[in-house]
Formats: sequence, C1' cells, structure tokens
RNA sequence: AGAUAGAGGUGCGGGUUGCAUCAGUAGCAUGAAGGACGGGCAGUUACCGUGUGAUUUUGUGUGAAAGGGUAAACCGCCGAAGGCUGAGUACUUACUGCAGUGCUUUGCUUGGUUGCCGAGGCGAACAGCCCUGUGACUGUCAUUGUUUUCAAUGGAGUGCUAUCUG
Repeated sequence: AGAUAGAGGUGCGGGUUGCAUCAGUAGCAUGAAGGACGGGCAGUUACCGUGUGAUUUUGUGUGAAAGGGUAAACCGCCGAAGGCUGAGUACUUACUGCAGUGCUUUGCUUGGUUGCCGAGGCGAACAGCCCUGUGACUGUCAUUGUUUUCAAUGGAGUGCUAUCUG
C1' cells in the first nucleotide's frame, strides 16, 4: 500500500402485516345564501371549468385515502445512514419565474445513542422528522498519569481491530 473479515448497541435503514390517528376531514349527493370569475403565488396569452350558476359561505345525508406514528416478525447492513448546497428530472393545466413534494447526482459535513434550550420547514398534530448549540452515556485511537486497566485531555469513521499479500 492492497485484499478479506470484524466491533460499537435503546445501533442504522427497507418493505410487509396489524392497530390508533388522520376524520366525521377531503370527496360525492342535496338544500339555502350569493352573483362572476376560478386553476399553489405572480405575469403572459392560450387551455379547461363556469349564468344549465363556478370560486366562496353554510345545513343535511353518506363518507375515504396517502403521508407521518406505533407493534411484531422478516430482510439488508456498520458511512450502516442522516443533513446542507448546487445541478438534472417528474407533479402542481401550458410557458417564464418562485414555492412545495418525489427521484438521481457533484461537492461539503456528522463516530453512535439520548436529554434540554432555541430557530426553521414538512405536517391534522403539543406526535414525528430536520438544524445549531449545550449536557450525559458509550465505542475507538493518541498523549499523559496510574499500575486489581482505571483516570484526565484531545482527535475523528477517508477512522479502529484482526488476518493475509507485496
């Protein structure tokens, strides 16, 4: 230097199934009000819907789903995986710009779990996710001290340990 195999533990991720929530919500049907615009935001001029009454408000009847959460077993794993920025692409009627969501990817970044404060986005949500900071616990290596292998300080996974080859 290369190859192979491993370790961290409330370890990481994936889909399936069940449960609760989503929600008596959206939608659909119907009645009333109302009277010209409506399509995520802005513009353009097209497209679609609309006086056979739309957008909007509300009564009655009926009435979901996805995402997110949780439990179990299973599967793939130990940069597992997560995040940020840019780029490409799909959807939101078409085009331009913005915003949001999904997928792919360059670069950068985080050892892991977890508590708390704060900010933001997604979200029905006070759940959850994500980010900065700050604590605790924990694994690993280095240095120093100690000497029934513990303590202190510091670093980062492009790391660490073991074996083999050169």
The RNA shown here (Lysine riboswitch aptamer) has 166 nucleotides and comes from a sheep gut metagenome. The coordinates come from a structure-prediction model, not an experiment, and the mean pLDDT is 82. Rfam family: Lysine riboswitch aptamer. Rfam's curators write: Riboswitches are metabolite binding domains within certain messenger RNAs that serve as precision sensors for their corresponding targets.